[in-house]
Molecule: THF (Tetrahydrofolate) riboswitch aptamer
RNA sequence: GACAGAGUAGGAACGACGCGUCAAGUGUCAAUGGAUGGGAAGUCGCCAUUGAACGAAGGAAGUAUCCGCGGUGUCGUAUCCGCAUUCCGCUGCC
Numbered sequence: 001g002a003c004a005g006a007g008u009a010g011g012a013a014c015g016a017c018g019c020g021u022c023a024a025g026u027g028u029c030a031a032u033g034g035a036u037g038g039g040a041a042g043u044c045g046c047c048a049u050u051g052a053a054c055g056a057a058g059g060a061a062g063u064a065u066c067c068g069c070g071g072u073g074u075c076g077u078a079u080c081c082g083c084a085u086u087c088c089g090c091u092g093c094c
Base pairs, nucleotide, nucleotide: 001094003092004091005090010081011080012079013077014076015075016074017073018072019070020069021068028052029051030050031049032048033047034046038088039087040086041085042083058067059066060065
């Protein structure tokens, strides 16, 4: 120097414990801000806040609760998907 590889935020799946079902949450749009492979920058991915629109499945038992429902929250697991872009690094090989 060339080639190859590993590795993020996060997503899906399974499990556990919860929340709501008297409607929060989830999802959509807009604005602002934040974090994001080992380091720096960084978004069309992610998160938070505000505003707007839309929107739901409850039932049983009888006094303890149980079964459902929600594109519901957190944690754990190994597997799968996963830095689009630039520079500098790591590993292997020539």